[in-house]
Context: one part of a larger RNA
RNA sequence: GCCGGCGAGUUACUCCUCAGUGGCAAGGCUAAGGUUGGUGACAACCGGAGCCGGAGCGAAAGCGAGUCCGAAUAGGGCGUCACAGUCGCUGGGGGUAGGCCCGAAACCGCGUGAUCUACCCAUGGCCAGGCUGAAGGUCCGGUAACACGGACUGGAGGGCCGAACCUGCGGAUGUUGCAAAAUCUUGGGAUGAGCUGUGGGUAGGGGUGAAAUGCCAAGCGAACGCGGAGAUAGCUGGUUCUCCCCGAAAUGCCUUUAGGGGCAGCGUCGGAGAAUACCUGCGCUGGAGGUAGAGCUCUGAAUGGGCUAAGGGGCUAACCGCUUACUGAACCCAAUCAAACUGCGAAUGCCAGCGCGGACUGCUCCGGCAGUGAGACAGUGGGGGCUAAGCUUCAUUGUCAAAAGGGAAACAGCCCAGACCGCCAGUUAAGGCCCCAAAGUGACGGCUAAGUGUCAAAGGAUGUCAUGUCGCUCAGACAACCAGGAGGUUGGCUUAGAAGCAGCCACCCUUUAAAGAGUGCGUAACAGCUCACUGGUCGAGUAACGUGGCGCCGACAAUGUACCGGGGCUCAAGCCGUCCGCCGAAGCUGCGGAUCCGGUCUUCGGACCGGGUGGUAGGGGAGCGUUCCGUUCGGCUGUGAAGUCGUUCCGUAAGGAACGGUGGAGCGAACGGAAGAGCGAAUGCCGGC
Numbered sequence: 001g002c003c004g005g006c007g008a009g010u011u012a013c014u015c016c017u018c019a020g021u022g023g024c025a026a027g028g029c030u031a032a033g034g035u036u037g038g039u040g041a042c043a044a045c046c047g048g049a050g051c052c053g054g055a056g057c058g059a060a061a062g063c064g065a066g067u068c069c070g071a072a073u074a075g076g077g078c079g080u081c082a083c084a085g086u087c088g089c090u091g092g093g094g095g096u097a098g099g100c101c102c103g104a105a106a107c108c109g110c111g112u113g114a115u116c117u118a119c120c121c122a123u124g125g126c127c128a129g130g131c132u133g134a135a136g137g138u139c140c141g142g143u144a145a146c147a148c149g150g151a152c153u154g155g156a157g158g159g160c161c162g163a164a165c166c167u168g169c170g171g172a173u174g175u176u177g178c179a180a181a182a183u184c185u186u187g188g189g190a191u192g193a194g195c196u197g198u199g200g201g202u203a204g205g206g207g208u209g210a211a212a213u214g215c216c217a218a219g220c221g222a223a224c225g226c227g228g229a230g231a232u233a234g235c236u237g238g239u240u241c242u243c244c245c246c247g248a249a250a251u252g253c254c255u256u257u258a259g260g261g262g263c264a265g266c267g268u269c270g271g272a273g274a275a276u277a278c279c280u281g282c283g284c285u286g287g288a289g290g291u292a293g294a295g296c297u298c299u300g301a302a303u304g305g306g307c308u309a310a311g312g313g314g315c316u317a318a319c320c321g322c323u324u325a326c327u328g329a330a331c332c333c334a335a336u337c338a339a340a341c342u343g344c345g346a347a348u349g350c351c352a353g354c355g356c357g358g359a360c361u362g363c364u365c366c367g368g369c370a371g372u373g374a375g376a377c378a379g380u381g382g383g384g385g386c387u388a389a390g391c392u393u394c395a396u397u398g399u400c401a402a403a404a405g406g407g408a409a410a411c412a413g414c415c416c417a418g419a420c421c422g423c424c425a426g427u428u429a430a431g432g433c434c435c436c437a438a439a440g441u442g443a444c445g446g447c448u449a450a451g452u453g454u455c456a457a458a459g460g461a462u463g464u465c466a467u468g469u470c471g472c473u474c475a476g477a478c479a480a481c482c483a484g485g486a487g488g489u490u491g492g493c494u495u496a497g498a499a500g501c502a503g504c505c506a507c508c509c510u511u512u513a514a515a516g517a518g519u520g521c522g523u524a525a526c527a528g529c530u531c532a533c534u535g536g537u538c539g540a541g542u543a544a545c546g547u548g549g550c551g552c553c554g555a556c557a558a559u560g561u562a563c564c565g566g567g568g569c570u571c572a573a574g575c576c577g578u579c580c581g582c583c584g585a586a587g588c589u590g591c592g593g594a595u596c597c598g599g600u601c602u603u604c605g606g607a608c609c610g611g612g613u614g615g616u617a618g619g620g621g622a623g624c625g626u627u628c629c630g631u632u633c634g635g636c637u638g639u640g641a642a643g644u645c646g647u648u649c650c651g652u653a654a655g656g657a658a659c660g661g662u663g664g665a666g667c668g669a670a671c672g673g674a675a676g677a678g679c680g681a682a683u684g685c686c687g688g689c
Base pairs, nucleotide, nucleotide: 001689002688003687004686005685006684011097012096013095015094016093017092018091019090020089021088022087023086024085027052028051029050033046034045035044036043037042056063057062066078067077068076069075100238101237103235107228108227109226110225111224112223118202119201120200121199122198123197124196125195126194127192129161130160131159132157136153137152138151139150140149141148165189166188167187170185171184172183173182204220206216207215208214213222241623242622243621244620245619246618251264252263253262254261255260265372266371267369268368269367270366271365272364273363279358280357281356282355283354284353285352286351287350293344294342295341299338300337301336303334304333305332306331310327311326312324313323314322315321375400376399377398378397379396380395381394382393383392384391405416406415407414420593421592422591423590425589426588427587431583432582433581434567435566436565440580442579443578444577445576446575447574453569459553460552463550464549465548466547467546468545469544471542472541480537481536482535483534484533486510487509488508491505492504493503516531520529521528594613595612596611597610598609599608600607601606624678626675627674628673629672630671631670632669633668635667636666643662644661645660646659647658648657649656650655
């Protein structure tokens, strides 16, 4: 891992409540116990103690259809005036119990452990060999005497090197190992705070600890065994047959509350009720409102100008004053801004009435049972954030959640559309119609040349199409080419110089077809080149500025084209517009069938008509099967039971039946009853492989 077996809402209690069903009923019921019958389980009958109901109110005394508060024959509260209870049985819930099952980390009690290990006590054992050479001593030297020096002797030391022994620093191997800590190699200590044998001691709220929370029998921040014990678990996991009807929530308030609850909301089931009801679309009528927008009266913000009080500066100075290239409220003009501004103010939405239509359900109340109270994305209106986030938080709608089908290449939340079942029938939606791949290589008009289409911005550009505005132009424009482009003058100033061309000022006049006191380059300054402007050659358009459509650049990423799903596509198989046809879903239609609800009919079996039948949590209904029990079947069975393997058939399903093989002794049907009553999941438990 697979297979098989086992595996989870049970039981007790009249403690409470509700429904169904039955007995009796203003009453209902007995409990313990007993009598009789029976072998017995039990049955019948006694037993009225007691319980519930029949009256309430008050804290109570108490009073009583009333009572309590109160002085009250005010008022008000709770009652009366209407509705029957009670005792069984069955079921749905609640409560108390382990209470659907499995699961802690822990807590407490009583014990068992120091044969491992920590420390201690008692008594034993062990340490090859080598090196060093302290104190002291002896002799000699030396001193006044000491001191001191030398040689020899001596043999100290948590001394040195290094086996046994102890240890475990680095590395490698090992990592289902040789081994639940080893092996190899390399290290450290090795007369000491050394190592070690035996016996003994200290015990869990504790011991021991050269101290790491280390060790206390292979896992110690509190050992192990048993018990309290089925501790508790607002947590995680699991919870077993079928079909039918309906079908949520992820919100509000409160919560030592936030992944849990209580109440409400939303679901379901039962009962009752009301209606030309209720829901919904459109129209009309009436209504509430302060959003979008707009506006600036108010509250604030804010720009420019005018005017002015006031302030600052100056003059004057006893006072009074005068003045100002400064600041500047209020006021005036103009133009603005605002969620918490409004003298205005929509569209939608909402409320009410009426009318028309649609849909078939809905609505209200009472009661039983719930689940939900992490929501997600998308569109729209806002807040937070960065006018970030597959971000967050509200509002509103939709989808998913709990929804399959078609489209979007693939893709819960987008688009289309809501699957009762069957059909090798039809028709459509979104989206598509060159091939992959169902349907147009469809029609007409235009655009694009970028493979744009088939990613992107600021910004940039004689891309191209359409459409404007305004100039010049056969008296010759635009471009090109030929020629001119002069004189006063080197204008004045400045400057070393300044001559069209560093800079400042001015920008005239003349000759002309035309020519600036000069457009750019250039020189130290001149010179030189060039432009404006003019003539000629040429001979038809040309200059400037907008607007719109589609394109271009801007454009760099990591395995391999790789930003159309692919192939591939250019008057398109791209884009825009108009039109025709077709394909395309579980939509709709057709045919057949099932079931539920409503209606009509019914010889009650049912028939017909209309409508419904996606579904998680969850509510309700109807069934299948297993084991056992009761009753019935003069049931089946060695002429072959159960079980098992296979085939065929029946039923909407759970399932059922027949036949054949195997098997070799029990088994069933109908009705009723009772449950250890259905397994795929729980890192489930046990077994097999």